[in-house]
């Protein structure tokens, strides 16, 4: 300095050629139990890394920026 790939709930992660987000874990609660673990059952929590475009709508496509790997010089 130059290709390149990553970025979604507290964690790991998916999201099938754009139709307004899910799973596991995990918290809480509640049910089983003499109890406590597991198991069951419900519910909590993100507006998708930031800022602009494009579009009737963008997590998804476009640009510029942050931040991390990789390579190449």
């Nucleotide at each position: 300095g130059g290709u390149u790939c990553u970025a979604u709930g507290g964690c790991u992660c998916a999201g099938u050629u754009g139709g307004u987000a899910g799973a596991g874990c995990g918290u809480u609660g509640g049910u089983c139990u003499a109890a406590u673990a597991a198991g069951c059952c419900a519910a909590c929590g993100g507006u998708c890394c930031u800022g602009g475009g494009u579009u009737c709508g963008a997590g998804c496509c476009c640009c510029a920026g942050u931040a991390g790997g990789a390579c190449c010089a």
Molecule: transfer RNA
Organism: Panagrolaimus superbus